[in-house]
A computed fold for a 75-nucleotide RNA from Roseibacillus sp., annotated as transfer RNA.
RNA sequence: GCUCGGUUAACUCAGUGGUAGAGUGCAUCCUUCACACGGAUGAAGUCACUGGUUCAAAUCCAGUACCGAGCACCA
Numbered sequence: 001g002c003u004c005g006g007u008u009a010a011c012u013c014a015g016u017g018g019u020a021g022a023g024u025g026c027a028u029c030c031u032u033c034a035c036a037c038g039g040a041u042g043a044a045g046u047c048a049c050u051g052g053u054u055c056a057a058a059u060c061c062a063g064u065a066c067c068g069a070g071c072a073c074c075a
Base pairs, nucleotide, nucleotide: 001071002070003069004068005067006066007065010024011023012022013021018055026042027041028040029039030038048064049063050062051061052060
């Protein structure tokens, strides 16, 4: 330098055009002498960024940034 994949909650990930979700974690409550386990409820999101397409974009297109893999170059 070229090609491909990835970026969504604190973490790990799902969701491939029509109200953003799960598990873990976190908070409160119940339970316990207390802690843990267990149960109930709840909070938490600029879907990396910019622009475009569309009635409508996390989702499609282009660019940028970052991460990863492969290939090429290299004394």
It matches the Rfam family "tRNA". The family's RNA type in Rfam is transfer RNA.
RNAcentral holds the sequence, with entries from ENA.